[in-house]
This is a predicted structure of a 99-nucleotide RNA (SAM riboswitch aptamer (S box leader)) from a Halanaerobiales bacterium. It was read from a public genome assembly, where an Rfam model found it.
RNA sequence: AUCUUAUUAAGAGUGGUGGAGGGAACGGACCCGGUGAAACCCAGCAACCCCUUUAGGGAAGGUGCUAAUUUCCGCAGCAGUUGUGCUGAAAGAUAAGAA
Numbered sequence: 001a002u003c004u005u006a007u008u009a010a011g012a013g014u015g016g017u018g019g020a021g022g023g024a025a026c027g028g029a030c031c032c033g034g035u036g037a038a039a040c041c042c043a044g045c046a047a048c049c050c051c052u053u054u055a056g057g058g059a060a061g062g063u064g065c066u067a068a069u070u071u072c073c074g075c076a077g078c079a080g081u082u083g084u085g086c087u088g089a090a091a092g093a094u095a096a097g098a099a
Base pairs, nucleotide, nucleotide: 002098003097004096005095006094007093008092013042015041016040017039021032022031023030026074027073028072029071043066044065045064048062049061050058051057052056070091075088076087077086078085079084
């Protein structure tokens, strides 16, 4: 890097270090940020693997996550006079597995 399956509307920091960027990529919009971004540490959330029992329960370990729906739109369909709304897909993310 590829494929399969599942999930993607919930949840989680008034902490320490750090110093200017960040919200995946491209286009557009809109936001967050010296009242301190990214990153690291700690803390926490969740429960995919896991543990225990099979109804459920648990959280030691492996991941993951901790602004905004995956921030929203981009493709298709439906509704609407318009603004727009709804549904689905695609893409992305995470986990487990496969070649």